[in-house]
Context: one part of a larger RNA
Formats: sequence, C1' cells, structure tokens
RNA sequence: AUGAACAUUGGCGGCGCGCAUAAUGCAUGCAAGUCGAACGAAGUCUUACCCUUCGGGGUAGGUACUUAGUGGCAGACGGCUGAGUAACACGUGAAUGAUCUGCCUUUGGGUGGAGGACAACAGAGAGAAAUUUCUGCUAAUACUCCAUACGAUCCUCAAUCUAAGGUUGAGGAUGAAAGGUGCCGGGUAACCGGUUUCCGCCCUUAGAUGAGUUCGCGGCCUAUCAGGUUGUUGGUGGGGUAAAAGCCUACCAAGCCGAAGACGGGUAACUGGUGUGAGAGCACGACCAGUCAGAGGGGGACUGAGACACGGCCCCCACUCCUACGGGAGGCAGCAGCAGGGAAUCUUCCACAAUGGGCGAAAGCCUGAUGGAGCGACGCCGCGUGAGGGAUGAAGGCUUUAGGGUCGUAAACCUCUUUUCUCAGGGAAGAGCAAGGACGGUACCUGAGGAAUAAGUGACGGCUAACUACGUGCCAGCAGCCGCGGUAAUACGUAGGUCACAAAUGUUAUCC
Repeated sequence: AUGAACAUUGGCGGCGCGCAUAAUGCAUGCAAGUCGAACGAAGUCUUACCCUUCGGGGUAGGUACUUAGUGGCAGACGGCUGAGUAACACGUGAAUGAUCUGCCUUUGGGUGGAGGACAACAGAGAGAAAUUUCUGCUAAUACUCCAUACGAUCCUCAAUCUAAGGUUGAGGAUGAAAGGUGCCGGGUAACCGGUUUCCGCCCUUAGAUGAGUUCGCGGCCUAUCAGGUUGUUGGUGGGGUAAAAGCCUACCAAGCCGAAGACGGGUAACUGGUGUGAGAGCACGACCAGUCAGAGGGGGACUGAGACACGGCCCCCACUCCUACGGGAGGCAGCAGCAGGGAAUCUUCCACAAUGGGCGAAAGCCUGAUGGAGCGACGCCGCGUGAGGGAUGAAGGCUUUAGGGUCGUAAACCUCUUUUCUCAGGGAAGAGCAAGGACGGUACCUGAGGAAUAAGUGACGGCUAACUACGUGCCAGCAGCCGCGGUAAUACGUAGGUCACAAAUGUUAUCC
C1' cells in the first nucleotide's frame, strides 16, 4: 500500500469501490426498437343520413386512434467479460502511387417511361406443438426492364511527374433514380395538373468521421528446447479482395529463418497508468480512459456502408426443457436475481427529470446506457460521543513496610452549550423560450426538547512506548526473532494500573 478476508467492537455524514474463485449451470422479469408524412388492409372512436324486433345494423365521410403484414433505418453502437492470444494483438512513429466509408457537411447535374410479382387478406388443408402446404386477389420509397449521362468506371492514344495503379487531355464503350407531405387550380368522386413548402431518391466533387492493410522500433521466463520450414522462400500464368500479397491454385526454381536465440515449452489480454522508492529501479494492470479479443465448445457463410454479428441465420458436439415419440425449443462473460465453487464481493429497487443513443418532419416512443436510491466501516476524508468549575482528595477497586500510595478533578455536585439526536414548520438549485424533477419533502434554513442517542481494540522481557499483585509450577500455555514456564514468572492465565491507535483495532495474505 490493497477490489482484501478473518476476529472483537461499532454513532453520523460526504466521495469512491464491491465475484479476484467456476469463460460453471441458470427459474422469472426486463435490457432494441422506431417510422401511418413509403404501402395495401383490418379494427376502434366519431360525424351525417337511413333502417330497426330498440339489442343494434347499413351507407357515406374524418388532418382522429390502434395495429399484424410489406417496406425503410437502426439491431456492427451502447453494455459485459478477459477464456484465448508472445501476435503488427498492443504502444509509438511512419506508409497507403495498394484501399473502402451509411448517416453528416460540400460541388455540379438529374429525378423521363414501362412491366410482372409476393406478403397481408380470402378459401381449402397438414401437425400435439413449433410451424407449414396448395389455390386465388392486391399496394408501395419492395422488385425488374427501357431511355438519358455533366461528372464517374473501363479500354485505346498522348502529355507530364514518378520506384510504383499519381495528374491532365482526346476518342470509344458501360452503367442511375422514388416518391411522400403541404399549398394552389380542376373534377361529383376516384383522381389529374402546377409548385424554388419541406422531407426524400440517383450520378458525382471535396471534406469530415470511421475502418482495412503494410513497415521501423519497444515491452515476460526457459538452451535440462538447437536446429526449424514444403505453400515452406521466390518467379510466371490464372483466380480472388474495397485493396498490396502464396491470400488461393497450376507450373518452374531451391530457397527462407536461426546463438543479435529460430523452432519448441511455460506464463500472460496490451497501454495511459497504479503501488513503492530520495532516485535509479522493482512489482502490478481493480475502478476510470484508449485498443484488442470472446459470447455454451467448434465451424460456416448470408444481409449490409460496416459483422463472419452477445439478446440474427445454418451445421456438428455437450447440456437443459417440451412432446401425442413423429418432432421441436434454448444459450445472463447485459441489469437484478438463483444454485454451485470460495476466506470473500450487493437490490428480482425508482426514473427517463438530466446527459447521451436509435427511429421519426414533428409530437413522441424505446433505452437495466445513464441519472439516482438501497445493502456492505470495503477504502479515503470530515464530525461527534460534551465544555468550564469542582478535594473531605468521598465511596469502591487494586496495592501496602498497615502509616500510606494509586485509579483521581476522575466521579458526585454547580454553571453552560446543543455539533449530533428526536419532534415540528419552511423548503431548493440541478430545467434551456413556457410547462415538465426519478433523486425528494432530500440537501439546506428556522424553532422546541434534553448531557441527552454514541468507545472500543491491541499491547506492556529486549527489539518497542508502557509494571505490579495473585494463580500455575518445563504443567497449562506464549512466541515475529532472541527466547519465557522446573514454587516469589514485569514473557503463561486473571485483576488493577499504564502505553498506543481510535469508529475502529489487531491478525493473516501479497507488493515495494
């Protein structure tokens, strides 16, 4: 010094921290949704009219509300954990003339025409269920095709700079798109037309942000690991990627690494930092911040700007659950919580009020991120458990040479105060242009009451501050080291006294 634990004890507050072991298994609830201003449809509510057996029903509307489905964006962030990894994983400095980048900002241009489906829905089935089959209908910012092409991509040529796929120019080829809302006009309506309202869509320029890849250097132990390697090292052709490359493949050559430690084994996420120390160092990597990796074990791809994806998909394995035995469902290393393991680590809480995130034009919805509260002396810091006076040095304890000494101004008693406590009243800031506060009737303020509600733990032979009596008699026991104990033990046990620290004090473990 500690993410500590154990023993004894325990008044309050602020700020932090809290499964280090089994990356063991998990009941239950919640943790990622949102958009009706993309789309068809259904239902509810409501307005008007009609019918009515007075229960209700029908038709037409509504800038109303709700939603399963199609579609878009987000589920690649945020949160958790540290198993693996000795590696360009991390740190640092470079390279990318070898690259990508949704949303955002920015430059220029465009948004024309056409078509066929599939859900939902309806009908008919299968199955215990999960789920699923067939037939029929339908919309779109879903899907497909045509046209157009300022830029763009590719090819050819030229110029220029280069180690290199850079930059510029000419020609040819190729490739886009989607509408919605508001307003105005027309129409009985469906709908149609216009529009520099706003939001979108397509191509493109530059940026920002994020990411991929490559390289120099740096940071563990082991030689009782000395040779290792066959896609291995290099080349050519082909494939592949956003992108260089044995990344993959066919052929060719036989290389490449290594005592400046290859290869193997062990251990380990890395860093900013943290602890200690005068420093140099040594040890560590909880919390917080950055990076990486993982999501029961292993493998794989799909979608997408981004994943080879914790709460997505498929396969294998192990395990758990349901089953009508045919077949299905699941993944807390998210927040709580349970079992287990362990010396040991918390509430199945409140709120989206703030900060931030997702979606949306917005209102808003979602958010166990986050903000808070709860539990734990686990840590640090602060406060309190009273202050002044008070000698017959009371009683009592201990001791004694029996006179006394000591606890000791300590107590009683007198005076005072109210931090804290209890009760009562008031009561925030945090919230921005108005309203809106989980925390919270909290913090804080005022008043009343009453010394009231609040002290322990360890030690006392030397090291090391602090001594006597009794008991015990090498016994019982103590002990960090030296060592104490065998009849007067300052070392064991008890008591009185003393010393140290104090809401803590000791012990154990580990580091300097």
Predicted 3D model of a 512-nucleotide part of an RNA (small-subunit ribosomal RNA, 5' domain) from an uncultured Chloroflexota bacterium. Model confidence (mean pLDDT): 85 of 100. The full RNA is in RNAcentral, with records from ENA and SILVA.